[in-house]
RNA sequence: UCGUGCUAGACGGGGAGCUAGCGGUGCCCUGUACCCGCAAUCCGCUACAGCGGGGUGGAAUUCCCUCUCUCGGGUCGGCGGUCAGCGGGACUGCCGUGCCGGCGAACGUUGAUGGCUGGGUCCUGUGCGGCGGGGGCCUGCGAACCGGGUCAGGACCGGAAGGUAGCAGCCCUAAGUAGUCACCCUCGGGUGCCACAGGGUCGCCUGGCCUGAGUGAGCCGUCAUGUGCAAGCCGAGUGACGAGGCACAAAAGAGGGUGCACGA
Numbered sequence: 001u002c003g004u005g006c007u008a009g010a011c012g013g014g015g016a017g018c019u020a021g022c023g024g025u026g027c028c029c030u031g032u033a034c035c036c037g038c039a040a041u042c043c044g045c046u047a048c049a050g051c052g053g054g055g056u057g058g059a060a061u062u063c064c065c066u067c068u069c070u071c072g073g074g075u076c077g078g079c080g081g082u083c084a085g086c087g088g089g090a091c092u093g094c095c096g097u098g099c100c101g102g103c104g105a106a107c108g109u110u111g112a113u114g115g116c117u118g119g120g121u122c123c124u125g126u127g128c129g130g131c132g133g134g135g136g137c138c139u140g141c142g143a144a145c146c147g148g149g150u151c152a153g154g155a156c157c158g159g160a161a162g163g164u165a166g167c168a169g170c171c172c173u174a175a176g177u178a179g180u181c182a183c184c185c186u187c188g189g190g191u192g193c194c195a196c197a198g199g200g201u202c203g204c205c206u207g208g209c210c211u212g213a214g215u216g217a218g219c220c221g222u223c224a225u226g227u228g229c230a231a232g233c234c235g236a237g238u239g240a241c242g243a244g245g246c247a248c249a250a251a252a253g254a255g256g257g258u259g260c261a262c263g264a
Stems, first nucleotide, its partner, number of pairs: 001264006010056002012030004020046005034054005063257006072248001074246003079242002082240003086235003091232002093229002095226004100221004106215002114210008122199006128192002131188006138179004147172004155164003
């Protein structure tokens, strides 16, 4: 150096999380990488490392170490601006109010404005009217006997003259019932272009008297003001986003390292 047979190691790795800690199941990244059983109110361990059983390949493209690079997740009371949310109202703006100034449609000697005053609108009471209820008045009906009148027939008393009670019928009436509702009485109100008396208000409408030239919707500007709004603005720190730092780090790349036996 070559051949044969073996052995160590290999047959995926990593991040966050869980955990006293580690590995695994589950999640995520990488990307292709033996099989079966177990595992989240977990499973197995305290070890160069899931546990148990089986298989392949095997000292190198494949095993081990270091470096480069960086997918990815983690982290920073850190940085950046934006967005969303939260808070504020000093300022700008908007909105409201007020003073002043300007413009100004329109109204005004057929009387602006201001002052005084009457009435209405408002409240209370009374009267009258209207409406409704009840009663009266009026009309009809209305009692087998126990309401009235008249009472045929019949009954009773009487010698007679005559008298008494009285059914049916007829007429009338009471309670009641139906109507008319014109008139009278009484009670009531979501009642009235009604009348009278009293009160009240100066907001509106309207009349009268005095005065005698202004009144003025609206718009613009300065200033002031507001438990007003919050677009700008201000504030705090959170979430998201972005750029970085830090430790870890798959895959990829580079360098180095690692056996035993036999035979030639």
Model confidence (mean pLDDT): 76 of 100. A computed fold for a 264-nucleotide RNA from an Anaerolineae bacterium, annotated as Bacterial large signal recognition particle RNA. The sequence is in RNAcentral, with records from ENA.